[in-house]
């Protein structure tokens, strides 16, 4: 220098154009217990990497940029 994959909650990830952006774990509160853990219930937490474009509508499609990993030279 060229190419590929990825970037979504504190962590691991799902969602691949349509109304509310979700799960598990973690956190907080409560229940249970002599108590702790486990278990059960409730609850908090997101400018979907950034900027622009396409569209009635974008986390999702397109372009550029930033970051991570891998391959080629």
């Nucleotide at each position: 220098g060229g190419g590929g994959c990825c970037g979504u909650a504190g962590c691991u990830c799902a969602g691949u154009g349509g109304u509310c952006a979700g799960a598990g774990c973690a956190g907080u509160c409560g229940g249970c217990u002599c108590a702790u853990a486990a278990c059960c219930g409730a609850u908090u937490g997101g400018u979907c990497g950034c900027u622009g474009g396409u569209u009635c509508a974008a986390a999702u499609c397109c372009a550029g940029c930033c970051g991570g990993c891998c391959c080629c030279a």

The RNA shown here (transfer RNA) has 73 nucleotides and comes from Candidatus Saccharibacteria bacterium CPR2. Taxonomically the source falls in Candidatus Saccharimonadota (Bacteria, Bacteria candidate phyla). The sequence was found in a public genome assembly. Its Rfam family is "tRNA". Its family is annotated with triplet codon-amino acid adaptor activity in the Gene Ontology. It is annotated as a transfer RNA.